[in-house]
The RNA shown here (Glycine riboswitch aptamer) has 116 nucleotides and comes from an uncultured Actinomycetes bacterium. The model forms 85% of the base pairs in the Rfam consensus.

RNA sequence: AUGAUGACCGUGGGAGAGUGCCGUGGGGAGUGGGGGAGCUUCCCGAACGGUCGCCGAAGGUGAAAGGCCCGUGAAGCCACGGGCUGAAUCUCUCAGGCAGAAGGACCGCGGAUCGG
Numbered sequence: 001a002u003g004a005u006g007a008c009c010g011u012g013g014g015a016g017a018g019u020g021c022c023g024u025g026g027g028g029a030g031u032g033g034g035g036g037a038g039c040u041u042c043c044c045g046a047a048c049g050g051u052c053g054c055c056g057a058a059g060g061u062g063a064a065a066g067g068c069c070c071g072u073g074a075a076g077c078c079a080c081g082g083g084c085u086g087a088a089u090c091u092c093u094c095a096g097g098c099a100g101a102a103g104g105a106c107c108g109c110g111g112a113u114c115g116g
Stems, first nucleotide, its partner, number of pairs: 006114002008111006018052001020051005025044007053098003059094001060092001062090001066085008
């Protein structure tokens, strides 16, 4: 000098599952001696609460082969038992989601950036 994987930023694509049922409005601020009721005002309207069913691709859970260690058996190799480590688009369905929007693992493209 060049500079990959990766990080970060931008951008494009991106699945699945009830627009279920029932009830009610829910939240913030002010006022109200504090609290509550009430009142005023702002926001949300697929909102809030309950309930049943379902999805898996934010995140999270679990752990196979293998490896390492310990104990016992005459034991560096073998066997048995125990412990630790150990991946996923698998698994669980905690979280999240089930019209649209948002989100979305992952993939493409770009990058004056970080990094080596």
Background: Model confidence (mean pLDDT): 78 of 100.